[in-house]
RNA sequence: GGAGGCGUCGAGGUGAUCGCUGGGAAACCAGAGGAAAGUCCGAGCUCCACAGGGCGAGGUGCUGGCUAACGGCCAGUCGGGGUGACCCGAAGGAAAGUGCCACAGAAAACAGACCGCCGCCGGCAACGGCGGUAAGGGUGAAAAGGUGCGGUAAGAGCGCACCGCCCUCCCGGUGACGGGAGGGGCACGGCAAACCCCACCUGGAGCAAGACCGAACAGGAGGCGCGUGGCCCGCGCGAUGCCUCCGGGUACUGGGUCGCACGAGCGCGCCGGCAACGACGCGCCCAGAGGAAUGAUCACCAGCGGGCGAGGGCAACCGGACCCGCGACAGAACUCGGCUUACCGGCGGCUCCGACG
Numbered sequence: 001g002g003a004g005g006c007g008u009c010g011a012g013g014u015g016a017u018c019g020c021u022g023g024g025a026a027a028c029c030a031g032a033g034g035a036a037a038g039u040c041c042g043a044g045c046u047c048c049a050c051a052g053g054g055c056g057a058g059g060u061g062c063u064g065g066c067u068a069a070c071g072g073c074c075a076g077u078c079g080g081g082g083u084g085a086c087c088c089g090a091a092g093g094a095a096a097g098u099g100c101c102a103c104a105g106a107a108a109a110c111a112g113a114c115c116g117c118c119g120c121c122g123g124c125a126a127c128g129g130c131g132g133u134a135a136g137g138g139u140g141a142a143a144a145g146g147u148g149c150g151g152u153a154a155g156a157g158c159g160c161a162c163c164g165c166c167c168u169c170c171c172g173g174u175g176a177c178g179g180g181a182g183g184g185g186c187a188c189g190g191c192a193a194a195c196c197c198c199a200c201c202u203g204g205a206g207c208a209a210g211a212c213c214g215a216a217c218a219g220g221a222g223g224c225g226c227g228u229g230g231c232c233c234g235c236g237c238g239a240u241g242c243c244u245c246c247g248g249g250u251a252c253u254g255g256g257u258c259g260c261a262c263g264a265g266c267g268c269g270c271c272g273g274c275a276a277c278g279a280c281g282c283g284c285c286c287a288g289a290g291g292a293a294u295g296a297u298c299a300c301c302a303g304c305g306g307g308c309g310a311g312g313g314c315a316a317c318c319g320g321a322c323c324c325g326c327g328a329c330a331g332a333a334c335u336c337g338g339c340u341u342a343c344c345g346g347c348g349g350c351u352c353c354g355a356c357g
Base pairs, nucleotide, nucleotide: 001353002352003351004350006348007347008346009345012301013300014299015298016297017296018295020031021030022029023028033329037340038339040338041337042336043335044334045206046205047204048203052233053232054231055230057202058201059200060199061198062076063075064074065073066072077091078089079088080087081086092197093196097195098194099191100190101189114137115136116133117132118131119130120129121128122127145163146162147161148160149159150158164186165184166183167182168181169180170179171178172177210258211257212256213255219246220245221244222243223242224241225237226236227235265284266283267282268281269280271278272277303326304325305324306323307322311318312317
């Protein structure tokens, strides 16, 4: 100088005036976020069976762990990329079955033969016919193990060595997997982000869930199911019930209260663990609106950028006071755990590469 991880802050701070929401008798106290966002996953909570069986549908997909749970996180394995720190991975099964493999090419999965190579026959020759071959060329994303030596008419796992593959065994590891030994000439092309198979998971609806309180009025007609919005069974409730329509009635801040702010909570210390995370101790209470508060103005200080430039320096350059400008993304709505996306500008510590001393 460049680069790669990790953690963290973030309407910059203080004061004054005016204003809003909640609590409180008052004084006064509290008042957006790291993402409150997208609503993409997983839960709590509520109602319906304490969510049960079958079929169907959907999701997840290397291993071990963490967690209330997860498609999340941590640690590892394998594969790919990078000089490296490190990054990326939709990473089960293609010897259960079915299907597909465009174009090009002779041939795309029970292989095949365009050029070439070799043998025989015909021919003076150019060349033609028949057969062998799959090393070389050509096509393609992919051509039926690869490289080399031998071998052969030319060739070929035809033989051998090494690499790869398959099978068996041993060792290490909880495991994914790694290492090794022996055997087998090789049997098994690719695609499962095609159907499918295997393993595991998933009942539905959602705070407009749901519960409670208060007034008035007049009933009538029709239907038989409803919970249950994948289907069937089962279960529960049901005629003093429920649904639809017509008619009537009525106090609202278009009623009020709860749900609704003590929670898988936050901070510090310490212990266990590589870590994610967990145990223990101490301390703290931290928005709660409902057309929806959390704001506006001014002053000073601090930050960043630009200008001027006393002055410093051999020079590149540095540079107080002063002046101007900038300050993001965004904004709670039942609550948590994640993921993803957006973001002016910082701060802390670690690692790698290169150059110089």

Bacterial RNase P class A from a Pseudomonadota bacterium, 357 nucleotides, folded computationally. RNAcentral holds the sequence, with entries from ENA. NCBI's taxonomy places the organism under Bacteria, Pseudomonadati, Pseudomonadota. It matches the Rfam family "Bacterial RNase P class A". Its family is annotated with tRNA processing, dimeric ribonuclease P complex and ribonuclease P activity in the Gene Ontology. The prediction has a mean pLDDT of 79. A source record names the gene rnpB.